[in-house]
Context: one part of a larger RNA
Molecule: large-subunit ribosomal RNA, domain IV
Organism: Candidatus Lokiarchaeum sp. GC14_75
RNA sequence: AGGAGGCUAGGGAAAUCGACAAAUUAGAGCCGUAACCUUGGGAUAAGGCUUGCUUGCGAACUUCUUCACGCAGCUUCGGCAGUGUGUGGGGGUUUUCAAGUUGCAAUAACUAGGGGGGGACGACUGUUUAACAAAAACAUAGGUUUCUGAUAGAGUGAAAACUUUUUUACAGAAGCUGAAACCUGGCCAGUGGCAGUUUGAUCAAUCCUGGUUACAACCAGAGUAAGUCCUGCUAAACGCCGGGAGUAACUAUAACUCUCUUAAGGUAGCCAAAUGCCUUGUCUGGUAAGUUCAGACGUGCAUGAAUGGUCCAACGUUCUCCCUAUUGUCCCAGCCUUCUGACGA
Numbered sequence: 001a002g003g004a005g006g007c008u009a010g011g012g013a014a015a016u017c018g019a020c021a022a023a024u025u026a027g028a029g030c031c032g033u034a035a036c037c038u039u040g041g042g043a044u045a046a047g048g049c050u051u052g053c054u055u056g057c058g059a060a061c062u063u064c065u066u067c068a069c070g071c072a073g074c075u076u077c078g079g080c081a082g083u084g085u086g087u088g089g090g091g092g093u094u095u096u097c098a099a100g101u102u103g104c105a106a107u108a109a110c111u112a113g114g115g116g117g118g119g120a121c122g123a124c125u126g127u128u129u130a131a132c133a134a135a136a137a138c139a140u141a142g143g144u145u146u147c148u149g150a151u152a153g154a155g156u157g158a159a160a161a162c163u164u165u166u167u168u169a170c171a172g173a174a175g176c177u178g179a180a181a182c183c184u185g186g187c188c189a190g191u192g193g194c195a196g197u198u199u200g201a202u203c204a205a206u207c208c209u210g211g212u213u214a215c216a217a218c219c220a221g222a223g224u225a226a227g228u229c230c231u232g233c234u235a236a237a238c239g240c241c242g243g244g245a246g247u248a249a250c251u252a253u254a255a256c257u258c259u260c261u262u263a264a265g266g267u268a269g270c271c272a273a274a275u276g277c278c279u280u281g282u283c284u285g286g287u288a289a290g291u292u293c294a295g296a297c298g299u300g301c302a303u304g305a306a307u308g309g310u311c312c313a314a315c316g317u318u319c320u321c322c323c324u325a326u327u328g329u330c331c332c333a334g335c336c337u338u339c340u341g342a343c344g345a
Base pairs, nucleotide, nucleotide: 001340002339003338004337005336006335007334008333010331011330014329019326027051028050029049030048031047036041038179052101053100054099055098056097058095059094060093061092062091063090064089065088067086068085069084070083071082073080074079102106114324115323116322117321118320119319120318121316122315126138127137142177143176144175145174146173147172148171153164154163155162156161181310182309183308185241186240187239190238191237192234193233194232195231196230200229201228202227208221209220210219211218242260243259244258245257246256269303270300281297282296283295284294285293
């Protein structure tokens, strides 16, 4: 000097990115227990009191046994063993209450939750980057779309063949979303998908016709399948969801009107949000003081409805803010135990 431990007056997070670490709490019995809620929970909520040993009056359970009664059985008719209830006696375990008693302290050691409140995200239990990430990521039940009637659909293989399939639409395959609750608006112009097409446009080769060639190759024409054009449907398909003026008897604002324009011009909701540049937005609360936090506001750079929207009890080794208890995190360091140990003797 460092590692691992123990204690510390007064203060108690002033330390720090952040209460990280440490401390607090702790078992059991009794009392008591809020908001909210999917009525199951929340809940060991929170918050209190008690706890050792000795003695005593009791209580409950259990075991053995005396006697009485009931039941049904065997019997050599003398009795015998079984079972249930009650009473008396002996033992064991647990326990209420009271008195006494020891200690600083009685779950005296070991063992053994700190708690509460607000918000975000994800419903939950679960899974994950073996060796820097455990999460808000993945999964999930639930929702929904598409394909498929079986020699199916989907997948593997060059094929034979195989898987799904010991299956059969209440099934299998593929995609998206992600419990429940309340809901899921407008747009099919673009890109996809599906269907249609009597006639129409485009359209390769063979064939056909013509040219060329001794023959061909070749060239031109006509005509044609699928496809495309075309006609419809389809957004829980990929996606998208405007601008400029004017106007009310203070001002301001604009229910209202005009205009350009689109396929349609963002509905219900929600918000400086894990989404807001400006921005430490503005107001309110909390603090003496708050770029964080909570509640509001909303011309939202660039919110928004299964790329799901909002809300939400329970849950979380998640993230974030506050309070209480607690403490060497700190004020500000000190002492002790043990191990390592440069250097010195």